This is a predicted structure of a 141-nucleotide RNA (c-di-AMP riboswitch aptamer (ydaO/yuaA leader)) from a Syntrophales bacterium. Model confidence (mean pLDDT): 81 of 100. Its Rfam family is "c-di-AMP riboswitch aptamer (ydaO/yuaA leader)". The family has 106 seed sequences and 7,607 matches in Rfam 15.1. The organism belongs to Syntrophales, within Bacteria. Of the family's consensus pairs, 96% are formed in the model. The sequence was found by an Rfam model in a public genome assembly.
RNA sequence: GCAGGCCAACCGCCGAGUUCUCCGGUACCCAACCGGAGAAACGGGGGACCCAAGUAGCAGGGGCUUAUCGCCGCCAGGCGUAGGAUAACCUCAACGGUCCAAGCCCGUCAGCUAACCUCGUAGGCGUCGCUGGGGACCAAC
Numbered sequence: 001g002c003a004g005g006c007c008a009a010c011c012g013c014c015g016a017g018u019u020c021u022c023c024g025g026u027a028c029c030c031a032a033c034c035g036g037a038g039a040a041a042c043g044g045g046g047g048a049c050c051c052a053a054g055u056a057g058c059a060g061g062g063g064c065u066u067a068u069c070g071c072c073g074c075c076a077g078g079c080g081u082a083g084g085a086u087a088a089c090c091u092c093a094a095c096g097g098u099c100c101a102a103g104c105c106c107g108u109c110a111g112c113u114a115a116c117c118u119c120g121u122a123g124g125c126g127u128c129g130c131u132g133g134g135g136a137c138c139a140a141c
Stems, first nucleotide, its partner, number of pairs: 011126004018040009041121006051111001060109001061106004069080004083100004089135005095129002
């Protein structure tokens, strides 16, 4: 000097998953952290008229999420796919490339749905290249 890895901080990315107030505790004070109670914000569910559905049987049915669906396979799994991510001022889009396409929950029950009721505030990460549109900022005058 180069390459790779790890840790910390700052700054950011995916995501609803953030901010603030009060009380108590740890703490020498502050800060920070923990617990409790609230407020705001964002997100989800339930829930009328109307509308939709509308009989019987079998397979029950439904929700969160981008994460559905098809085929192959004894299984494990594989190949595709709806859909989604790919950031350094923000945003929209094209082309090419790369990646994900899982998981969890309700419990026989829920269409939509005003009022109303209710729940959540995680978790995981560190930027591919290029071309246009709009805006912000800067610069000039």